[in-house]
């Protein structure tokens, strides 16, 4: 110095749905099961979606302090190649 390894490798989370099981619900967990994700790791800061025990209210109905990161946007950590 040349050529080859890249159609990357090796893995990783787990939607519907069932069982337990927490919780008034929403939903959260643990176990089975994959729709599908390159941050489907992680943080309610915004904007949105849900649910209303309590509170209001003659009722309809309002209301988050509960939710959901796998609704968008944000912050914030990261594991291989490559350049």
């Nucleotide at each position: 110095g040349c050529u080859g390894c890249a159609c990357a490798a090796g893995g990783g989370c787990a939607a519907a749905c069932c069982c337990g099981u927490c919780g008034a619900a929403a939903g959260g967990c643990g176990g089975g099961g994959a729709c599908g994700c390159a941050a489907a790791g992680c943080c309610a800061c915004c904007g949105g979606u849900c649910u209303a025990c309590g509170g209001c209210g003659a009722a309809a109905g309002c209301u988050a302090c509960g939710a959901c990161a796998g609704c968008g946007g944000g912050g914030u950590u990261g594991c291989c190649a490559g350049a």